[in-house]
RNA sequence: GCGUUGUAGCAGCCGAGUCUCCGUCCGAUGACGGAGAACGGGGGAACCAACGCCGAGCGUGAAGCUCGGCAGGGGCGAAGGACUCAAGAGAGUCCAGGCCACUUUCAAGGCCCAGCCCGUCAGCUCACCCCGUAGGCAUAUGAAAGUGCACGA
Numbered sequence: 001g002c003g004u005u006g007u008a009g010c011a012g013c014c015g016a017g018u019c020u021c022c023g024u025c026c027g028a029u030g031a032c033g034g035a036g037a038a039c040g041g042g043g044g045a046a047c048c049a050a051c052g053c054c055g056a057g058c059g060u061g062a063a064g065c066u067c068g069g070c071a072g073g074g075g076c077g078a079a080g081g082a083c084u085c086a087a088g089a090g091a092g093u094c095c096a097g098g099c100c101a102c103u104u105u106c107a108a109g110g111c112c113c114a115g116c117c118c119g120u121c122a123g124c125u126c127a128c129c130c131c132g133u134a135g136g137c138a139u140a141u142g143a144a145a146g147u148g149c150a151c152g153a
Stems, first nucleotide, its partner, number of pairs: 004153004009149003012137003018037008038133006048123001052070007072121001073118004080095006097112004102146006
């Protein structure tokens, strides 16, 4: 160094939110600014899809057009829908969805189902353009298979 094998050993979680380089400050850890990679998100052709409701008028076989009134619509994210209670704020139940500790599968159990933003505007979408790199935590169930590390033979 390689192969086999043993150990009731170790491996943090949600999230896109990490890494590298340069410069400045700094005693160091580090902070700030910039660039790139990686990951994530938004806008954005053709084709396709879509182009609301009510009233009046024109036209009419049908299609359509004009005027007035009413209602908006969209993004990140799992955080959407239905029913019930409640004057309301809100609460409960169910379905869907998301997460649970190295990875996968099965079983059991548990938790979440928020929040923020754009501002009358955006479907999909090649080229192209723009934006983000946070924040919050602490699991320990069982079986099987597997990966890396450590120690032993």

Annotation:
Predicted 3D model of a 153-nucleotide RNA (c-di-AMP riboswitch aptamer (ydaO/yuaA leader)) from Phycisphaerales bacterium UBA4658. Of the family's consensus pairs, 96% are formed in the model. The prediction has a mean pLDDT of 77.